[in-house]
Description: The part of an RNA shown here (small-subunit ribosomal RNA, central domain) has 346 nucleotides and comes from an uncultured bacterium. Its mean pLDDT, the model's own confidence on a scale to 100, is 87. Rfam family: Bacterial small subunit ribosomal RNA. The RNAcentral record of the full RNA draws on ENA, Greengenes and SILVA.

Context: one part of a larger RNA
RNA sequence: UUGGGUUUAAAGGGAGCGUAGGCGGACGAUUAAGUCAGCUGUGAAAGUUUGCGGCUCAACCGUAAAAUUGCAGUUGAAACUGGUUGUCUUGAGUGCACGCAGGGAUGUUGGAAUUCAUGGUGUAGCGGUGAAAUGCUUAGAUAUCAUGAAGAACUCCGAUCGCGAAGGCAUAUGUCCGGAGUGCAACUGACGCUGAGGCUCGAAAGUGCGGGUAUCGAACAGGAUUAGAUACCCUGGUAGUCCGCACAGUAAACGAUGAAUACUCGCAGUAUGCGAUGUAAUGUAUGCUGCCAAGUGAAAACGUUAAGUAUUCCACCUGGGGAGUACGCCGGCAACGGUGAAACUC
Numbered sequence: 001u002u003g004g005g006u007u008u009a010a011a012g013g014g015a016g017c018g019u020a021g022g023c024g025g026a027c028g029a030u031u032a033a034g035u036c037a038g039c040u041g042u043g044a045a046a047g048u049u050u051g052c053g054g055c056u057c058a059a060c061c062g063u064a065a066a067a068u069u070g071c072a073g074u075u076g077a078a079a080c081u082g083g084u085u086g087u088c089u090u091g092a093g094u095g096c097a098c099g100c101a102g103g104g105a106u107g108u109u110g111g112a113a114u115u116c117a118u119g120g121u122g123u124a125g126c127g128g129u130g131a132a133a134u135g136c137u138u139a140g141a142u143a144u145c146a147u148g149a150a151g152a153a154c155u156c157c158g159a160u161c162g163c164g165a166a167g168g169c170a171u172a173u174g175u176c177c178g179g180a181g182u183g184c185a186a187c188u189g190a191c192g193c194u195g196a197g198g199c200u201c202g203a204a205a206g207u208g209c210g211g212g213u214a215u216c217g218a219a220c221a222g223g224a225u226u227a228g229a230u231a232c233c234c235u236g237g238u239a240g241u242c243c244g245c246a247c248a249g250u251a252a253a254c255g256a257u258g259a260a261u262a263c264u265c266g267c268a269g270u271a272u273g274c275g276a277u278g279u280a281a282u283g284u285a286u287g288c289u290g291c292c293a294a295g296u297g298a299a300a301a302c303g304u305u306a307a308g309u310a311u312u313c314c315a316c317c318u319g320g321g322g323a324g325u326a327c328g329c330c331g332g333c334a335a336c337g338g339u340g341a342a343a344c345u346c
Base pairs, nucleotide, nucleotide: 003318004317005316006315007300008299012314014201015200016199017198021194022193023192025088026087027086028085029084030083031082033081034080035077036076037075038074039073040072041071042070048066049065050064051063052062053061054060091191092188093187094186095184096183097182098181100179103177104176105175106174107173108172110154114150115149116148117147118146119145120144121143125136126135162169163168206247207246208245209244210243211242216240220236221235222234223233258313259312260311261310262309263308266291267290268289269288270287271286272285273284274283295302296301319346320345321344328339329338330337331336
């Protein structure tokens, strides 16, 4: 490389948009690049294959033919692919109508809790643990009541739920922006799918600058435990946790399952819309959830949301360790990220 693979054995890019490229709906006309057929030229010799012949045979040699699957030219064919052109509506999109959601951005807002402050009541403990101690407390703590301040997170509803491309998103409400769904079938007429590079988004932790700092809390300090205890437990506590702007670009970024399209028995529940009926059973579309036929799978399992049957495009894998390391390059303020070996060894 081919082949074979990628839920769990190695292997799906974290996600989207999209360039080149690859692939692409129905019915005609035309063309002849691909494709197919005939003919012509060429495809050196030797070699190869076959026939015949020469050395007594063979190896070896001579001779004739074939082959040389290729290339070029020419004459045709027109089903398929491509080009050009015309038409179409089912793919795709637009429009109108209807409801839908914890989708995004930003402002405002509410109550409980926590901590702190002040004041009242009140007196000797509180706190913490397996047990303790460090710690707090007669300068009046803990407890309790009232008032005030601050920051952060949103109990119940709440779900096997909903929305979002993924990351993710939940007090209530205003404004702005985006989205899918259903119904109608008015419009465009293949405008599509995928997508190397590229661009954008991307939890937590982290970084820079400026704010904020109630809680919790890496580091750190102390108390315990222990043979030791740089831990687990306890008392404190800085960065951080929160906001704005900028960077970083990784996760078990998981459904460990790339995207799109078509096809292949059913049953049950549920969300949203439309329709029917007696307001009960019930139909349909798009989602979500559970169980199964066929089929698949090494099995576990998957099973119309496929890991089934097929097609298109992209990404990735090729024994374990060395190693996601070294070197180089690119990016970054740094931390580090991306790309990514070999020797050696089993």